[in-house]
Model confidence (mean pLDDT): 77 of 100. SAM riboswitch aptamer (S box leader) from Weizmannia acidilactici, 103 nucleotides, folded computationally. Lineage of the source: Bacteria > Bacillati > Bacilli > Bacillaceae > Heyndrickxia.
Formats: sequence, structure tokens, C1' cells
RNA sequence: UUCUUAUCCAGAGAGGUGGAGGGACUGGCCCUUUGAAGCCUCGGCAGCGGUCUUUUUGAAGAACUGUGCCAAUUCCAGAAAGCAAAUUGCUUGAAGAUAAGAA
Repeated sequence: UUCUUAUCCAGAGAGGUGGAGGGACUGGCCCUUUGAAGCCUCGGCAGCGGUCUUUUUGAAGAACUGUGCCAAUUCCAGAAAGCAAAUUGCUUGAAGAUAAGAA
């Protein structure tokens, strides 16, 4: 990097530095000099994996770890389809993010 599977309506902050962007893309709409992104320190949330214990073998639990995350439903819609339907609404997808496995 590619493929497969699972999840994504919940949750979670401060300080320092930095100096204009950011929210994946497009269109909206938001956040931001009452200081963005990035970096550092401490803290927190809890998804997946590992170790351990219990077990009715379905799972559950504590701690420690590998990662992840800490504005808004993945912020909403879209690049596809179906159903209902007056605008539109709903569902599944596409795309994206994270984890595990394989190549």
C1' cells in the first nucleotide's frame, strides 16, 4: 500500500509553544486573533487487539499494555440504488476513519 471483517446517534480537558487556518473531498453550514492547524507536557474517554481471573463456553470483570479518540450523528448532503411520497422522508450502499487478520 491492497483485500477481508467489525464498529462509527454515546463519551472525554487544561497548560506551554505557534501565528491562520481547520472540520478527509465537493457543496453547504460551522469553529477560529475571546486565538486555528502543527508540536510538547500532564490529564481524560473508551472502540478494537494482547495478558490475567471467572464462566452456564454465550460471555462477564479488574489491572496493565499496543493503538485510537477528547466541537457539532462520520456536522449535513453528495458522487449509487430501492421503497413511500406534494416538497421530501426512510433504508441500504458509495466514500471516509479506527482496529484485527492476510498478502